[in-house]
Model confidence (mean pLDDT): 81 of 100. A computed fold for a 555-nucleotide part of an RNA from Glaphyrosiphon intestinalis, annotated as large-subunit ribosomal RNA, domain V. A source record names the gene rnl. RNAcentral holds the full RNA, with entries from ENA.

Context: one part of a larger RNA
RNA sequence: CUUACAGUAAGACGGAAAGACCCUAGAUCCUUUACUCUAUUCUUGUAUUGUAGGAAUUAAAUGUUACACAGAAUAAGUGGGAGUCAAAAACACAAAAAAUGAAAUACCACUUAGCAUUUUAAUGUUCUACUUAUUUACGCCUAUGAGUUUAAAGACCGUACAAGAGAGAGAGUUUACUUGGGACGAGUACCUCCUAAAAUGUAACGGAGGUGUGCGAAGGUAAGCAUCAAUUAUUUGAUAAAAUAAUGAAGCGUGCAAUGGCAUAAGUUUGCCUGACAAAUAGAUUGAUAAAUCGAAUUGGGACGCAAGUCGGUCAUAGUGACCCGAUACUUAAGUGUGGAAUUAGUAUCGUUCAACAGAUAAAAGGAACUCUAGGGAUAACAGAUUCAUCGUGACUGAGAGUUCUUAUUGACGUCACGGUUUGAUACCUCGAUGUCGACUCAUCUUAUCCUGAAAUUGAAGCAGAUUUCAAGGGUCUAGUUGUUCGCUAGUUAAAAAGGUACGUGAGUUGGGUUCAGAACGUCGUGAGACAGUUCGGUCCCUAUCUGCUGUAAG
Numbered sequence: 001c002u003u004a005c006a007g008u009a010a011g012a013c014g015g016a017a018a019g020a021c022c023c024u025a026g027a028u029c030c031u032u033u034a035c036u037c038u039a040u041u042c043u044u045g046u047a048u049u050g051u052a053g054g055a056a057u058u059a060a061a062u063g064u065u066a067c068a069c070a071g072a073a074u075a076a077g078u079g080g081g082a083g084u085c086a087a088a089a090a091c092a093c094a095a096a097a098a099a100u101g102a103a104a105u106a107c108c109a110c111u112u113a114g115c116a117u118u119u120u121a122a123u124g125u126u127c128u129a130c131u132u133a134u135u136u137a138c139g140c141c142u143a144u145g146a147g148u149u150u151a152a153a154g155a156c157c158g159u160a161c162a163a164g165a166g167a168g169a170g171a172g173u174u175u176a177c178u179u180g181g182g183a184c185g186a187g188u189a190c191c192u193c194c195u196a197a198a199a200u201g202u203a204a205c206g207g208a209g210g211u212g213u214g215c216g217a218a219g220g221u222a223a224g225c226a227u228c229a230a231u232u233a234u235u236u237g238a239u240a241a242a243a244u245a246a247u248g249a250a251g252c253g254u255g256c257a258a259u260g261g262c263a264u265a266a267g268u269u270u271g272c273c274u275g276a277c278a279a280a281u282a283g284a285u286u287g288a289u290a291a292a293u294c295g296a297a298u299u300g301g302g303a304c305g306c307a308a309g310u311c312g313g314u315c316a317u318a319g320u321g322a323c324c325c326g327a328u329a330c331u332u333a334a335g336u337g338u339g340g341a342a343u344u345a346g347u348a349u350c351g352u353u354c355a356a357c358a359g360a361u362a363a364a365a366g367g368a369a370c371u372c373u374a375g376g377g378a379u380a381a382c383a384g385a386u387u388c389a390u391c392g393u394g395a396c397u398g399a400g401a402g403u404u405c406u407u408a409u410u411g412a413c414g415u416c417a418c419g420g421u422u423u424g425a426u427a428c429c430u431c432g433a434u435g436u437c438g439a440c441u442c443a444u445c446u447u448a449u450c451c452u453g454a455a456a457u458u459g460a461a462g463c464a465g466a467u468u469u470c471a472a473g474g475g476u477c478u479a480g481u482u483g484u485u486c487g488c489u490a491g492u493u494a495a496a497a498a499g500g501u502a503c504g505u506g507a508g509u510u511g512g513g514u515u516c517a518g519a520a521c522g523u524c525g526u527g528a529g530a531c532a533g534u535u536c537g538g539u540c541c542c543u544a545u546c547u548g549c550u551g552u553a554a555g
Base pairs, nucleotide, nucleotide: 001555002554003553004552005551006550007549008548010547011546012545014542015541022376023375024374025373026372027371028368029367030366031365034173035172036171037170038169041165042164043163044162045161046160047159048158050130051129052128053127054126055125056123057122058121059120060119061117062116063115064114065113066112073105076111077110078109079108080107083093084092134153135152136151137150139148140147176188177187178186185205189211190210191209192208193207194206212357213255214314215313219273220272221271222270223269224268225267228251230247231246232245233244234243235242236241253262254261256319258317259316260315277300278299279298283294284293285292286291289358302311303310304309325351326350327349328348329347330346331345333344334343383430384428385426386425387424389423391419392418393417394416395415396414400410401409437512438510439509440508442504443501444500445499446498447497450475451474452473453470454469455468456467457466458465477491478490479489480488481487518536519535520534521533522531523530524529
C1' cells in the first nucleotide's frame, strides 16, 4: 500500500416528518358595549271573546261664581241698547245730567275660566259579578280517542297575526395597505422648495414647510401716488409714537406656506360699478386613462374710460371627491286607448374628514400557547457569509506628567492600520427542518505568553520589579451560591493566559434554563386572552451504506 474482519461516531449541511417558531394568504374555534340577523323571553293591539251592573271621563242642558284703589258698590270680557219687569197700572231699576274709574251700570245676546246638579248620549278608561266559549283536577264509562257527573278557574290563560323592547344563547361575516421581517409607532389626497446630476421627468419610513380657505371687496375699470423698507438729522412727544428734510431699485408690501414674480407696478389710495356675465368655441399644454390647465376670434346684452381700450373674479402655483342614490327649482320635453297624473328626461343647485382622499357594502372589532392548511429562505429568531459604526490590538505624532529631561515609565488632542472573540447593520445559502444556552466527556489549533525558558532597556546597587523582544515544548486548581456562561466569596498554586474550532463536541451523554399542551400569582384587557414578569410540572428516535479514525489478520 491492497484486501478482509472487529470497533468508533468527526463528516456525508446523515435518515425520519412539504418547519410546529417567523412572515404572506386562507381556514377553524373562541370573545365582545364590531356589523347584520335568528330563537327563547317580555309588553301592547286585533281575533278566538259572551252576559249584567256600577264608577270615571267627555259632550250637551240648567243653575251659579269671577272682589286692586276710587266709585252707591263684588265692574269677569265684548257687542247691542232707550227702555225693562207686569194682563194692566203703580212701585222699582235704568237712561239723561253729575261723579268715580283704564272700562258704567236697566234689559238682551255671545264669549272666557271654574264649580255644582240632573238627565241623555258616547268612550281606544276602569271595577265587580255571572257562565255558556275556553282551561284544569278527581271520578264514571270506555280496548284508546270520544262522552259524561262533580269541583276549581274563567272571558283571564293559551293560541294566531302585527308592532315594539331586549337578546354572543345561536348564525353569517368583517376586522386595509405601506413597512430595510412583523408588532408598536408613523404615514396614505393636494401645494411649495431641496435631493434632481444647467430641457421635461425622476425614488426612499430622504431633508424642510403648508392646504381642506378668505374676500361683494381683498373683484372690474379709470385716475392719483418720482412711492416703499431702512438709516441719518431736526422738532413735538417721552416704555410708545407722530411730523419735516436728506440718502434711498426694493432690503417693504402682496389675506395665508414656500418658490418664482411685481415700480409701466401684480404694491397703495380714491371715484363709478358688478364681466365673480349668457351662448358656443379654433387651437395649444400636461396626462396610460379618467381628467386638469391655458385660450384668440364670434354673437347677445353690460361696467368703467374723453378715447384707445380693458373686463368671462382674485400676482401665479394649494383651498378638493368619480359613479350610483336622493332632494329642490325651472323647462315650448315624453306621458303605455284618450285627457290628466304617477313616472321619466333636460338645465341649474344641494347632500360624502367616501381624509385608507381612482372612493370594495347603506351597514363591520378582537383573541388563539388548543390550533390547522397552502406557501416562503421573495421574510425574522440560531449558525455561517459581507461590513466593522461599536469592540479588541498595534503603530505615527508628542501638549503634558516624570525635580531637569518627549520616548525608563506614562501620555491628552489628532492620524493610520490590523483582528473578526462583543453589540449591531445587511437579508446572500438553508423554512419538502443546518436541533438552541449551560454542564459532562473527548479534544485540536492560534499567540496578541499567565507560569516555566532565553534576551534588551531601565528613573536596573542587591532582593523584588517595570517595559519591550524571542519562544506555543509542557503546564495552566479546588470548594460555596446561581440553570447559568459570567460574576462574587473562601482556600490553594509556579501559574490559576486570552481566544478560534457551526458562541468545538446532543446519529457522544444530560435536559437544570429557554420555548408547546395543565395550573396558579401579580399586572394589563369588558372579554376571549396576554406579559425578554414570577412559580410547580412536562416523551431527547436512529440495527452505520460511504468517507475519516482505531485495532487485528493475510498478501